[in-house]
């Protein structure tokens, strides 16, 4: 501290996710050893069984047994003693209100802070004053008895106290009545008196005899522990108030004891705490009540802090103790291990009736992902009781379990390279694991044996001694100190030492990016993986495994859960033109915010004091456990809160003043402001009438439709409605909707000018009001155009529309709703600052002028353009979206969904408010490159037009497809497959069938072993291949071998087997289309952009100007080769002009090289010269000359890339498959098949033409396992035979066709046409059956110019003619090549179709063959509504009404006190009874919330369904 994900790619916006921390954790793999912590979060479900609260005999009473032990003794067993004044009960204290648990409820003065009690309480404890007299009567134990299963209970009778009751006394206390003194914020409070009146006690043990009595010793004394009464103190509680404490408003009104008073009652005490009367208050947008949720804090964890979680353990508080309710005792409770009542559960039962309450500690069982021994000990710490010993304590201490957390520590250490084996993995050569191990020397922690062996203890108790004290005491008692004894649960533990011996002891995740760590295998969208993004379809670093790494390590991962990252709720610290967000607009309420001076005030605020902030925890620092972890001690800090004191600048408040904000006067000024009211005139329709005849409308074309009953068209009249042309103008008015003929009334606001008045009156506004296009909606008007729905005609696959004829609500007025709009500048209001220019309406002043302009300033509005600043970009920019302030609104990821439910409003439509579950990882903005566009712009191309020919019909011939077939090998597939690969399948080729053989193999290499050639030839079998048998048969040597063959055997070959989507090289295409880049600079946050755009020009990004660019590269051009002119060289084999020579002719010859031609060298053309036009530019036009002229033609040459184009079957090549087969010989099929489809060709359909004679003119090629001449032979294809030619020399070859001359056919299926078919034949070949090519001779099919629709060419070209070569024995109607002959046309760029540049629109980037909506089938999810139906929840009414307080009564009862001798009576007490409340129960309307529900709505997600085409391009109807 930041990453990953939205795109092609970039900025931005926004979510999603990560990496760290952290846990009372669970899971999963694996687990050595120890400390110090921590351990039932879910069912505050339910519990067996044991313990968790007792103690005091020094308060009282009363009291055994077993046991041992002496005597007796019928031996059965008595009785003493001793157990023992023990134990068990019980009366009475004091505990039991603490210690422990657990968090259900509680949103509250429960809890934290800090106050206050002038309105209280406080057992034991301190400290201080006083007292502590003298009576009385019961009672329990306990006997005896009754009832009862059982718990319990009744009767009678005995007793005792520190039990209980009286009366004395009162120093205080309380109450009354009064005097002082003092204080205080009110009520008043503190204190010093008087007097009245009311209230007390208890006694025990130890010593002693001083006193006092005396027998005893005590009733005396003294200590001591108690008791009572006050006065304070500590501790502890109650009780009031400020602030502070979760979420909802789709919970907005709530409240009758309620709010307050005056009386009574109760409290410890104040109080509506309660009652009765009186008044009508009280709380609430600063959130009342209603709901949910939840113990509060210190703290904990997180975080840089601020903050966000959170509240186990540990302390503090609070509430609970099965549920509810209730009081009783008591200093304290409404009491966890106490009562009473309801109730639900569970047990007991004799059926009547009882009896419990782990949320104490252990355990159990449930439910759960899931938490522990039914342990030690009271030794320490504390706590009860006690005078103490003691006793009790599941508080606590300790152990046990659990890697559940945090610390520690070992699982060894040096050395060691033959880099061992062994795995992995390889380019085969190595690499790694890995000094790792083996080996060699060491060491011995922990863990295991044995010894040794603690701190934790120090009280107190007892004892001895010493000091002080009390007291008559040297007794006792009390303090305080020295000494001695004696106490450990842990525990023979921690520690320490010996011993042995590397010995017992390492995994877990994870290696595609984030994110540190890479290869093999295996699988093959399977079969898993994933936190996101995403892996996986045959080469997976992503899946599973193996090595090998990377991290952490007795843990290491997964899962939840928080905080952090996320400034992604923004106080610190975010935002709203366009991404999510400005309410359609104004008016004003609360509230928040507020000008200048001056004086006070101190509530904010600044500074300081002082109280407080409990301990712990954090930090700091010291110190203790070997260290740490853990624990002490000391600081520090706890940022809060209370209170004083100072300050007085700013905010607040109080007072006074000002005018500049605001406002009023007053002169004036411009306007579709807004209401009514009354006129106008142009048009449209429609009625009447005239004139007039056949069409009118209407459309892309058309029909509906009107019209002969007279339309349209025109003229004249009249009717009605509605809307106001020109003026009109980013002019003007209004707050915003919005306003446009014209008078007139009425009215609202602004504007400018003045400075008279007012004195801050101000700005904003949550609710709240009110206005609020269109369309709809009530009710009555009214209706001309226009026009939803409708109807009709068109379009069209369909057309429920787009177009047209019609046409009803409705559009108008009037009264009322409705309250929404892309109500928008998509930009709330107000105030100030912050450069300019320049329009335009109003006003106003200057200057000027006779006067209006014109031109200068200021003030308002309303446009534009632009710096500075902002912005993610776009953009804004004194009308700010800049810079600042105050105030309101609104966002928080997309979809669901602005939808459900609720409220609330509407007549209604429907508005407002306004979720959630589920779902995706993006949804978005803005701007770049691109590719589209039925978007424009400019320009190219036989692109389309102008021509010429053709193709699709017809027969063939060839190539595909299909079917066929053993097999019909494969590849090629829109252009860019299809006379392609294939420049030639009869065998061969040949990959493919069949069949028949080989297995180191047809062919390469190496090693080993044998053997000697191998070849060859003979014969048999066989189709051959091949088998066998026989013959025949090596060189060379240093004699070791060595070449060569062949055989066995090992490595290995060998595959036209798949993957062209692993590849390499090759090629096609866009396209010989002008693009396609870079480098520096500059511009941008950036992708990019400039350069390359732009003006001109070209065949070109070719040039030229221009310009933030300035060079440069692939590419165009040239350069190259061919052809077109001419010079030169050269002159054979080529050519012949002059001269000879020959023939029948003929460069044949001799000679020449001049032409021609060959073939080397060069010249020539470059817009160079001339005119024009252009900008004095490039260029274009046009001309001269010149074989050529403007790239002279025509060829090679093909940028950057594209289509995963094509090709593993040329070759090459990874991987992956086959290895007696998917290699390899053989022979025979097959690729050549045929019902049809397509493509490319051939030849024809004819007279521009067929056929016969004849007569000309080439060119470029080719030959030695070739071409072949003259000759001769056959009608002919051939065929004999060879001269010549390794070629400018011979040959193929020649007669080149066509053409041209001449005859003949005379419009016919022909004297076109030639298919198919029979016969006979050549030629090649081992072989033409399937399956050549040819030639005679005969047959003579189709077809008489070819529908849709489609090719191709713009000059020596198209069409037409032949010739030539490669393949090859043979075979060409293809292909590549030559050359004859030789055209038509092209206005043009609108349209097809391709391409280039620019520009614009986009939701497109797999790039329009894109994307993308809805319905409907199917599945699957979570929701809404529903007749109903089950449950919870709390409130109202009523009804019962438990225990109980409390009030009444109290005639039954009845010890203490009075009266009385007594009976009895009196006070006082009480059961019962009654009433007031009053829990659970019921009943009765409701509310509220949950679950369900036939049906039902939509909604969401789901590789390949349907219909259709609604958005995105002008998306084809913006």
């Nucleotide at each position: 501290a930041g990453a990953g994900u939205u795109u092609g790619a970039u900025c931005c916006u926004g979510g999603c996710u990560c990496a760290g921390a952290a846990c009372g954790a669970a899971c999963g793999u694996u687990g050595g050893c120890g400390g110090c912590g921590u351990g039932g979060a879910u069912u505050a479900g339910g519990c067996a069984u044991g313990c968790a609260a007792g103690u005091c005999g020094a308060g009282c009473g009363a009291g055994a047994a077993a046991g041992c032990u002496a005597c007796c003794u019928u031996c059965g067993g008595g009785u003493g003693g001793u157990u023992a004044g023990u134990a068990c009960a019980g009366c009475g204290g004091c505990g039991a209100a603490c210690g422990g648990g657990u968090g259900a409820g509680u949103a509250a003065c429960g809890c934290g802070u800090g106050g206050g009690g002038a309105a209280c309480c406080u057992g034991c404890c301190c400290u201080g004053a006083g007292g502590u007299g003298g009576g009385g009567g019961a009672u329990a134990a306990c006997a005896c008895u009754c009832c009862u299963a059982a718990c319990g209970g009744g009767g009678u009778g005995c007793u005792a106290a520190u039990a209980c009751c009286g009366c004395a006394u009162u120093u205080u206390a309380c109450g009354g009545u009064u005097g002082g003194a003092u204080c205080g914020u009110a009520u008043g409070g503190u204190u010093c008196g008087a007097u009245c009146g009311u209230c007390a006690a208890a006694g025990g043990u130890g010593g002693c005899c001083u006193c006092u009595g005396a027998u005893a010793u005590a009733a005396g004394c003294u200590a001591u522990c108690g008791c009572c009464u006050u006065a304070g103190g500590a501790u502890g509680g109650c009780c009031c108030c400020g602030c502070g404490u979760u979420c909802g408003a789709u919970u907005a009104g709530c409240u009758u004891g309620u709010u307050g008073g005056u009386g009574g009652g109760g409290u410890a005490a104040c109080g509506g705490c309660u009652c009765a009367c009186c008044a009508a208050g009280g709380c609430g947008a600063c959130g009342a009540u209603c709901g949910a949720u939840a113990g509060c804090u210190g703290g904990u964890c997180u975080g840089a802090g601020a903050g966000g979680a959170u509240g186990g353990u540990c302390a503090g508080c609070c509430a609970c103790a099965c549920u509810g309710g209730g009081a009783c005792u008591g200093a304290g409770a409404u009491a966890c291990g106490g009562c009473c009542c309801a109730g639900a559960c569970u047990c007991c039962u004799a059926c009547g009736g009882g009896a419990g309450g782990c949320a104490g500690c252990a355990g159990u069982c449930g439910a759960g992902a899931g938490g522990c021994u039914u342990c030690g000990g009271c030794a320490a710490u504390g706590g009860g009781g006690g005078a103490a010993a003691c006793c009790c304590u599941g508080a606590c201490c300790g152990a046990g379990c659990g890697a559940c957390g945090c610390c520690g520590c070992g699982u060894g250490g040096a050395g060691g390279a033959a880099g061992a084996a062994g795995g992995c993995u390889u380019u085969c050569g190595g690499g790694u694991c890995g000094u790792a191990a083996a080996c060699u020397c060491c060491u011995u922690u922990u863990a295991g044996u044995a010894g040794g062996g603690a701190c934790g203890a120090a009280c107190a108790c007892u004892u001895a001694u010493u000091c002080g004290g009390u007291c008559a005491a040297u007794a006792u008692c009390c303090g305080g100190g020295u000494g001695a004894c004696u106490u450990g649960a842990c525990g023979g533990u921690a520690c320490c030492u010996a011993c042995a011996g590397a010995a017992a002891a390492a995994g877990c995740a994870c290696c595609g990016g984030c994110u540190a760590a890479c290869u093999c295998c295996g699988u093959g969208c399977c079969a898993g993986c994933a936190g996101c993004c995403g892996c996986g379809g045959u080469a997976a670093u992503a899946c599973g495994g193996g090595g090998g790494g990377u991290g952490c390590g007795a843990a290491c991962g997964u899962u939840g859960u928080u905080c952090g990252g996320a400034a992604u709720c923004a106080c610190u610290g975010g935002g709203c033109g366009u991404a999510a967000a400005g309410a359609g607009c104004g008016u004003g309420u609360a509230g928040g915010c507020g000008g200048c001076c001056a004086g006070g005030u101190a509530a904010g605020u600044g500074g300081g004091g002082u109280g407080u902030g409990a301990a712990a925890u954090c930090c700091a620092u010291c110190g203790g456990c070997u260290c740490a972890a853990c624990c002490g001690g000391u600081g520090a800090a706890c940022u809060g809160c209370a209170u004083c004191c100072c300050g007085a600048a700013c905010u607040g408040c109080c007072u006074g003043g000002c005018u500049u904000g605001a406002g009023u006067g007053c002169a004036g000024c411009a306007g579709a402001g807004g209401a009514a009211a009354c006129g106008g005139g142009a048009a449209u329709u429609c009625c009447c009438g005239g004139u007039g005849u056949a069409g009118c409308g209407g459309u892309g074309a058309a029909a509906u439709g009107c019209g002969u009953a007279g339309a349209u068209a025109u003229c004249g009249g009249g009717a009605g409605g509605a809307a106001c042309a020109c003026c009109a103008g980013u002019g003007g008015c209004g707050a915003a909707g919005g306003c446009g003929c014209g008078u007139u009334u009425c009215u609202g606001g602004g504007c400018u000018g003045u400075a008279a008045c007012u004195g801050a009156c101000g700005c904003u506004g949550a609710g709240a009001c009110g206005c609020g296009a269109a369309a709809g909606c009530u009710a009555g008007g009214g209706g001309a155009g226009c026009g939803a729905a409708c109807a009709g005609g068109a379009u069209u696959a369909g057309a429920u529309a787009c177009c047209c004829u019609g046409g009803u609500a409705g559009u108008c007025c009037u009264a009322g709703c409705c309250g929404u709009a892309a109500a928008c500048g998509g930009u709330g209001g107000g105030c100030a600052c912050u450069a300019g220019g320049u329009g335009u309406a109003g006003g106003a002043g200057g200057u000027a002028u006779c006067g209006a302009c014109c031109c200068c300033u200021c003030c308002u509005g309303u446009g534009c353009c632009g710096c500075a600043g902002c912005u993610a970009a776009c953009g804004c920019a004194u009308u700010a979206a800049g810079u600042g302030c105050c105030c309101c609104g609104c966002c928080u990821g997309g979809g669901g969904a602005g939808u459900a439910c609720g409220a609330c409003c509407g007549c209604a439509a429907g508005g407002u408010u306004g979720a959630a579950a589920c779902u995706c990882a993006a949804a978005g903005g803005a701007a770049u490159u691109g590719a589209c566009g039925g978007g424009g712009g400019c320009c190219c191309g036989c692109a389309c037009a102008a021509g010429c020919g053709g193709u699709g019909g017809a027969g063939c011939a060839u190539g595909u497809g299909g079917u066929u077939u053993a097999a019909u090998u494969c590849g090629a597939c829109g252009c860019a497959a299809c006379g392609c690969g294939a420049a030639g399948a009869a065998c061969c080729u040949u990959a493919c069938c069949g069949g028949g053989g080989c297995u180191u193999g047809a062919c390469a290499u190496g090693c080993a072993c044998u053997g000697g050639a191998c070849a060859g030839g003979u014969a048999u079998g066989g189709a051959a291949a091949c088998a066998u048998a026989c013959c025949c048969u090596c060189c060379u040597u240093u004699c070791g071998g060595g070449g060569c063959c062949a055989g066995u055997g090992c490595a290995c070959a060998g595959g036209u087997g798949c993957u062209g989507c692993a590849u390499g090289g090759c090629u096609g295409u866009c396209g010989u289309c002008a693009g396609c880049u870079c480098g520096u600079g500059u511009c941008g946050u950036g992708a990019g952009a400039u350069g390359u755009u732009g003006g001109g020009u070209u065949a070109a990004g070719u040039c030229c100007c221009g310009c933030a660019a300035c060079g440069a590269g692939c590419g165009c051009a040239a350069c190259c080769c061919u052809u077109g002119u001419c010079c030169u060289u050269a002159g054979u084999u080529g050519c012949u002009a002059c001269c000879a020579u020959a023939u029948a002719a003929a460069g044949u010859u001799g000679a020449g090289c001049a032409c021609u031609c060959u073939a080397g060298g060069g010249a020539g053309a470059c817009u160079g010269c001339c005119g024009g036009u252009g900008g004095u530019a490039a260029a274009c036009c046009g001309g001269a000359g010149g074989a050529a002229g403007g790239u002279g033609g025509g060829g090679a040459u093909g940028a950057c890339g594209u289509c995963a184009a094509g090709u593993c079957a040329u070759c090459a090549u990874g991987g992956c498959c086959c290895u007696u087969a998917c290699g390899c010989c053989c022979c025979g099929g097959g690729c050549u098949a045929c019902a049809c489809a397509c493509g490319u060709g051939c030849u024809a359909c004819a007279a521009u033409g067929g056929c016969u004679g004849g007569u000309a003119c080439a060119a470029a090629g080719g030959g030695u396992u070739g071409c072949a001449a003259u000759a001769c032979c056959g009608c002919g294809a051939g065929g004999u035979g060879g001269a010549g030619c390794u070629a400018a020399u011979c040959c193929c070859a020649a007669a080149a066709a066509a053409a041209c001359c001449a005859g003949c056919c005379u419009c016919a299926g022909u004297u076109c046409g030639g298919a198919u078919u029979g016969c006979a034949g050549u030629c090649u070949g081992c072989a033409a059956c399937u399956c050549g090519a040819c030639u005679g001779c005969a047959u003579g099919a189709a077809g008489u110019c070819g529908g849709a629709a489609u090719c191709g060419c713009u000059a020596g070209u198209a069409a037409u003619c032949g010739c030539g070569a490669a393949u090859c024995a043979g075979c060409a109607g293809g292909u590549c090549g030559c050359g004859g002959u030789g055209a038509a046309u092209a206005c043009g760029u609108u349209c097809c179709c391709g391409g280039g540049c620019c520009u614009u629109g986009u939701a497109c980037a797999c790039a329009c063959c894109g994307c993308c909506c809805g319905u409907c089938a199917a599945g699957c999810c979570a929701c809404g509504a529903a007749a109903g139906u089950u449950g919870g929840c709390a409130g109202u009414a009523c009804c019962c009404g438990a225990a109980g307080u409390c009030g009444c009564c109290g005639u039954g009862c009845u010890a203490a006190c009075c009266c009385g001798u007594a009976a009895g009576g009196g006070a006082g007490g009480u059961a019962a009874g009654c009433g007031c409340c009053g829990a659970a129960g019921g009943u009765a309307a409701g509310g509220c919330u949950a679950g369900u529900g036939a049906u039902u709505g939509g909604g969401g997600c789901u590789a390949a369904g349907u219909c259709g085409g609604a958005a995105c391009a002008a998306g084809g109807u913006a």
Record summary:
Predicted 3D model of a 1518-nucleotide RNA (small-subunit ribosomal RNA) from a metagenome. Its Rfam family is "Bacterial small subunit ribosomal RNA". Gene Ontology terms of the family: structural constituent of ribosome and ribosome. Model confidence (mean pLDDT): 84 of 100.